[in-house]
Annotation: A computed fold for a 74-nucleotide RNA from an uncultured Rubrobacteraceae bacterium, annotated as c-di-GMP-I riboswitch aptamer. Model confidence (mean pLDDT): 89 of 100. It was read from a public genome assembly, where an Rfam model found it. Its Rfam family is "c-di-GMP-I riboswitch aptamer". About the family: GEMM was predicted in a large-scale screen for bacterial structured RNA regulatory elements.

RNA sequence: GCUGCGAAAGGGCAAAACCGCCGCGAGGCGGUGGCGCAAAGCCAGGGACCUCAAAGAGGCAGCCGGUUACCGAA
Repeated sequence: GCUGCGAAAGGGCAAAACCGCCGCGAGGCGGUGGCGCAAAGCCAGGGACCUCAAAGAGGCAGCCGGUUACCGAA
């Protein structure tokens, strides 16, 4: 240095619920909030799941998967 791994440190993200707005809907945005997360960063030309006005279109990555990455004890 690289890979694995996940103690510490610095921090980061933000479930449900509530309020406002957008959407037929799944759901999304913002605020409050904090269930949790070592990738809870990113990817919707992989899979699963969800929605609809259903030969198709859409949603979702905090389901699996792909991909990138901070720190450095054992």